[in-house]
RNA sequence: GUACCCGUAGUUAAAUGGAUAUAACAAGUCUCUCCUAAAGAUUAGUUGUGGGUUCGAUUCCCGCCGGGUGCA
Repeated sequence: GUACCCGUAGUUAAAUGGAUAUAACAAGUCUCUCCUAAAGAUUAGUUGUGGGUUCGAUUCCCGCCGGGUGCA
């Protein structure tokens, strides 16, 4: 340089056109306990970025950014 893949809570993933974006672990609060751990209840937090298509975009298209693999 070029082809392909990936980017979603703090972390690991799901959701592949219909909306309140979901779960686990982690974090906060509460219950329990002499205390801690475990267990239970509850709360907050997320679509890399800029455009486009669409009634509607995490999903489709284009550019850019970042990461990975192959070829040169």
Annotation: The prediction has a mean pLDDT of 80. A computed fold for a 72-nucleotide RNA from a Lachnospiraceae bacterium, annotated as transfer RNA. Rfam family: tRNA. By type it is a transfer RNA.